[in-house]
Context: one part of a larger RNA
Formats: sequence, C1' cells, structure tokens
RNA sequence: GAUUGAACGCUGGCGGCAUGCCUAACACAUGCAAGUCGAACGCGAAAGUCCUUCGGGAUGAGUAGAGUGGCGGACGGGUGAGUAAUGCGUGGGAAUCUGCCUUGCAGUGGGGGACAACCCGGGGAAACUCGGGCUAAUACCGCAUACGUCCUACGGGGGAAAGGGGGCCUUUCAGGCUCUCGCUGCAAGAUGAGCCCACGUCCGAUUAGCUAGUUGGCAGGGUAAAGGCCUACCAAGGCGACGAUCGGUAGCUGGUCUGAGAGGAUGAUCAGCCACACUGGGACUGAGACACGGCCCAGACUCCUACGGGAGGCAGCAGUGGGGAAUAUUGGACAAUGGGCGCAAGCCUGAUCCAGCAAUGCCGCGUGUGUGAAGAAGGCCUGCGGGUUGUAAAGCACUUUCAGUGGGGAAGAAAAGUCUGGCGUUAAUACCGUUGGAUUUUGACGUUACCUACAGAAGAAGCACCGGCUAACUCCGUGCCAGCAGCCGCGGUAAUACGGAGGGUGCAAGCGUUAAUC
Repeated sequence: GAUUGAACGCUGGCGGCAUGCCUAACACAUGCAAGUCGAACGCGAAAGUCCUUCGGGAUGAGUAGAGUGGCGGACGGGUGAGUAAUGCGUGGGAAUCUGCCUUGCAGUGGGGGACAACCCGGGGAAACUCGGGCUAAUACCGCAUACGUCCUACGGGGGAAAGGGGGCCUUUCAGGCUCUCGCUGCAAGAUGAGCCCACGUCCGAUUAGCUAGUUGGCAGGGUAAAGGCCUACCAAGGCGACGAUCGGUAGCUGGUCUGAGAGGAUGAUCAGCCACACUGGGACUGAGACACGGCCCAGACUCCUACGGGAGGCAGCAGUGGGGAAUAUUGGACAAUGGGCGCAAGCCUGAUCCAGCAAUGCCGCGUGUGUGAAGAAGGCCUGCGGGUUGUAAAGCACUUUCAGUGGGGAAGAAAAGUCUGGCGUUAAUACCGUUGGAUUUUGACGUUACCUACAGAAGAAGCACCGGCUAACUCCGUGCCAGCAGCCGCGGUAAUACGGAGGGUGCAAGCGUUAAUC
C1' cells in the first nucleotide's frame, strides 16, 4: 500500500447492488418447511335451508372427511462434526444398475381368494390396540400365451400384464369401432449412480519399524457388479528413510486476497463433489436410502402419566435461552423461475421471488450556485504598526438534485381458459392431438421504477492528524508530574511530541483504532 463475512470509538442525509452466528455439530417454547391424485377403489357425514302426516323427507352432496391403492417424501433446503484418504482434483478403465423421459418390436386373454375403511364387541389414563362379521380396486395370487428374454447337461425347463376417461353406434344391459392416459415383456438411447487404476493433495523422526484376513493362490458364498467383500484350505508373503506406522491439524475443488511475476495466504457468499442429521448401531421398503422433518434397538437429555406405560429431536425458515468483541423479521406471495402430484383445472412448495433490520462492504448523489472589501463584528496571534480566520459571513441575485406533499404511470405476463380456421387421427364433420387468429382475465413486490406539479437554501459534516519517517505551527496550561508513543523517542519552567485553544493538513458519510493476510 492492498484486502476483510470483521469488531470497537466518535459521527451519520439519500439511493442502487451485494453481504450478514467465523464462537456452543450447545439446548430448544411456538408456527410453518412434502405432499398430491375421485380420470385406480369401496365407503361417506354435519351445520344451514325448505317441506312435513312430527315418524321423517329433500337439499347441502356423492361435498367435507378418513381408509385401500399409485407416484413423490433418496430432489430441493441446512451444516462442516468426522475424514490426510472408502475423500477431493485431473486423466483413464471394465465386471455393473438406472423410476420418470425418448425410440423400436411384441402383447394387454381368462379366473380366484383376501384385507382396510364400515358394523358389532373388548382392553387402556393416554399413545394406541385385540377379537368377530361384510366389501372394492390399476392392491394380492394362480392359469393361458411368449418374437425377443433367463437357466441348460443342448434333450429341455422357467417367466408377464390392469385397467381408467372421452366420442359415436348397436342395444341382450352387455358389447362393437375409435381416440387418449396407462399396464406387461424385450432391445437401444439419454440421464443419474455404484466400482477400479495412475498422478497430485498440511505439519512432526523429540513417531522407525508396521501388518495375521495380514499378502497371494485354489474352491465356494455374497453383490446390480470386479475384488479377502466373506468363509474353508494352501503358501509366506505385503508396506517402509522416495518416510510406512503413529501423533497433531484439516472437509476438497472451481475460486478468493495479495503480488510485476514466481510465489504466499485462504476455501464466507455463488458453483461442483464428499460427509453428517441428538450420540452409537441396524436393517426394512424402494429404480434409488442403510433415509434431516421414516422404522427398530441401546444411551444421554427434555416432556406427559391414572406409575402400568408413552412422546420428542431446528446442522430447514423465522424465533428463544446460552456462549461471544460480534452477525437480522416468530414478515408477504406462489405473480415469475423451478420442483412434486394430477389428463387438466389446480393443490402443495420458509426452494424461490420480494419486503423488513444493519454505513457490514462496493458504487453513485447531495449537504447549494453566482456575486459580495466597509477586508464588518467576534476569536486567535502580535514586534501594537498590524497579521490571520477571510469572499469566509452578512447583504444582493439565482437554482431546487435528493428528501417532503399531491397527481400520473411502464416492464417483469407468457400461459391456461372460451370461441373459431388449417393439418393429423378416425367410419366420423364427435372426441383427442398439433398449429394459427380473436377474446376475457391473472402482479407478492407496489403508495414500484420513471415522469410531473408545489413550496422553500429550505431538512443534511464529520473524523483523524500537524517532532522526523509523513502533508500540516503558533499561544496558553503542565513541569520526568499528568500524560503521549507504530519506530526513533517526547515531558525535570519558554514542550511545533502531554492537555486545551486558534490556525492548518488529509480523507469524507464516513474517519480512526484493533485483529488478520499478502
């Protein structure tokens, strides 16, 4: 000098854009953060309103609601405890899996038995739970079929499926044609993931030897998959001064800061990867987890209890206590972007977009402009003549950015819906898909940005320094005291170095100090 997720002191007008628990991976009250689908399925209220023969009926409404089932809760969001290599970075590799999506081929036939919800009964303080009975499905299970698929001793053997919705027609009340959303098998792609190898990846030798599934082989098991991954047997190997092992520290990278560079330091925000979810362990389900807001066990802690037993996990967003020099609102909206579910309408979304708080940082603007010498008054200095503050002020003439008050006012909105043309599909001018046109709407921010009118210089300057380094000097007070200080050093009676004043210098809505890095 540059820099910072900074803090502290003094001061503080506005706007834009960023950033904001670096400490206790400490404990958490409360609310919200993952649901959705009635076009998979069976059930199915009530309030209110109307009628009534007072029994009830209709409507609300096949709505609310719970349940079975499907998809999603493995993404998104948080944190950096652990990890020095099961990680990360770069470059390769072969023995693998991949829901949804895309492409192609083939199919979607015919049966069965249950279990919730519901009803009845029981237990419990509660959480919840037990028994009996009824029932549907895209839930479950056989049968049939099998181009390709799997196993094979090459003879053969094994293995699927599910229907829903729209339109037209026939009408036996079950079919036919067609469109669409699905379902099943196989092949390929895309995406995502698992695995292996090489090289690179902090400090300590006051850590020198380490290793028994250890190193390799054979056989088997296991996995989606290679492999001591696991087991039995056999051999005695494997690593190490090119630093093994042990100890300490640490998430890694793109990057960031600095520097002419080489390098050094660092890893907040943003992006990629990894790890973790009260602590430790475990598996289940699933395409995918050994799963933050799932399950089981153990532990610590907190809460409820009728003492028998139960409930919980903010390192999600806010917020609380605590720790600390120190770090924000228990806000708004799904309008946009994106995600989940759904044919869609739509629902959910503390992701996200916005707003609030903080000079925390960067950038921009303002706090007036011109004129004005009687060089006013006052202050300070003085050699008492004067000098300086100083065109500074006052006065005169203007302007009105920003802030204030009033009025106008974009863009962020494209879609979806409705009507209507073309094309495709089809028996079809239905339906559906696609592509044009017209039309009606949809904005949290928002009293938006921006424009304009009004009034009036009106509301807006501080901080540090002035001995040398280092730009800037005098007076008074003090008297090795009080004090200053980054280094050299000042202060013991004329201190440009302490304290105050006048003046000056430097930065400026900031200025200094401290801490840290180069």
Small-subunit ribosomal RNA, 5' domain from a metagenome, 518 nucleotides, folded computationally. It matches the Rfam family "Bacterial small subunit ribosomal RNA". The RNAcentral record of the full RNA draws on SILVA.